Context: one part of a larger RNA
RNA sequence: CUGGGCGUAAAGCGUGGGUAGGCGGCCCGUUUAGUCGGAUGUGAAAUCUCCUGGCUUACCUGGGAGGGGGCAUCGGAAACGGGCGGGCUUGAGGGCGUGAGAGGCAAGUAGAACUCCCGGUGGACCAGUGAAAUGUGAUAGAGAUCGGGAAGAAUACCAGAGGCGUAGGCGGCUCGCUGGCGCGUACCUGACGCUGAACAACGAAGGCGUGGGGAGCAAACAGGAUUAGAUACCCUGGUAGUCCACGCGGUAAACGAUGUCCACUAGGUGUGCGGGGUAUCGACCCCCUGCGUGCCGGAGCUAACGCACGAAGUGGACCGCCUGGGGAGUACGGCCGCAAGGUUAAAACUC
Numbered sequence: 001c002u003g004g005g006c007g008u009a010a011a012g013c014g015u016g017g018g019u020a021g022g023c024g025g026c027c028c029g030u031u032u033a034g035u036c037g038g039a040u041g042u043g044a045a046a047u048c049u050c051c052u053g054g055c056u057u058a059c060c061u062g063g064g065a066g067g068g069g070g071c072a073u074c075g076g077a078a079a080c081g082g083g084c085g086g087g088c089u090u091g092a093g094g095g096c097g098u099g100a101g102a103g104g105c106a107a108g109u110a111g112a113a114c115u116c117c118c119g120g121u122g123g124a125c126c127a128g129u130g131a132a133a134u135g136u137g138a139u140a141g142a143g144a145u146c147g148g149g150a151a152g153a154a155u156a157c158c159a160g161a162g163g164c165g166u167a168g169g170c171g172g173c174u175c176g177c178u179g180g181c182g183c184g185u186a187c188c189u190g191a192c193g194c195u196g197a198a199c200a201a202c203g204a205a206g207g208c209g210u211g212g213g214g215a216g217c218a219a220a221c222a223g224g225a226u227u228a229g230a231u232a233c234c235c236u237g238g239u240a241g242u243c244c245a246c247g248c249g250g251u252a253a254a255c256g257a258u259g260u261c262c263a264c265u266a267g268g269u270g271u272g273c274g275g276g277g278u279a280u281c282g283a284c285c286c287c288c289u290g291c292g293u294g295c296c297g298g299a300g301c302u303a304a305c306g307c308a309c310g311a312a313g314u315g316g317a318c319c320g321c322c323u324g325g326g327g328a329g330u331a332c333g334g335c336c337g338c339a340a341g342g343u344u345a346a347a348a349c350u351c
Base pairs, nucleotide, nucleotide: 003323004322005321006320007305008304012319014202015201017199021195022194023193025088026087027086028085029084030083031082034080035077036076038074039073040072041071042070048066049065050064051063052062053061054060091192092189093188094187095185096184097183098182099181103178104177105176107174108173109172110155115150116149117148118147119146120145121144126135163170164169207248208247209246210245211244212243216242217241221237222236223235224234259318260317261316262315263314264313267296268295269294270293271292272291273290274289275288276287277286300307301306324351325350326349333344334343335342336341
């Protein structure tokens, strides 16, 4: 430099924002450095192709002709691409109207349950298991039950194949602040777009720092069992942690194992949220339509499994990534981090 690939074989960055760069809708004019003809020059010899000569032939070699990517200059073309100028509205954005939602942040608040504390009743077990034991209680009164109180965490039913969010993720109720999205209208801007190396931002759980909090659960740890052993599975306890504030960390089966955006390509059937129509007193039903989310299925694709208008089909734009297994996501070095570690990322050797 190039080929073939990336759902499950190696391979889509965890996610969005976005710089450079790459790519770019319809119409008109203009320009010509991209692009395409032409002419001239250059493109040494050898090599290559053709013709021909010399060794008896060939290799080899002499002569002649041709070809030659490219480069330079002159002159030309203007469809395509670029530049410049003008216009357009379908892409994009905005306005207006309307709608749904566990989207985010903050404050407040409610009920059920668990645990603990106090008091009453009561008087021997309770707890736990396959069975037990460790454990709790037995006149210092457990468990059970009734009343009162404290505290923390999570919100049964509704709940759905449901909804929202870019992803991670989000679930009682109320108020405040706030992001995004769908539909209708076609009023405004007039290509303002797509992608995106770098970069910065967000990023479950666990982990770390400082301070708080601590009901339940529970790594570690202790004990009881089980067992040949049992550093486990089961049981009784139990500390970090789980919760809050602020800061750090930056990983994952961060999964749809499927990058983002655009266009096109049979149907059927659920479901969520809109719009229109029909019907009706009205809601429903029924029909059409937009967006989302599922299932089934044709063409096509696929190694098969399967995918199938939410494509893994048919095309286009841009980025990321793969290149036999092990060694190894390791070593060394760099960068980042308080640390744990993260990230970038080999080789020898071996099959």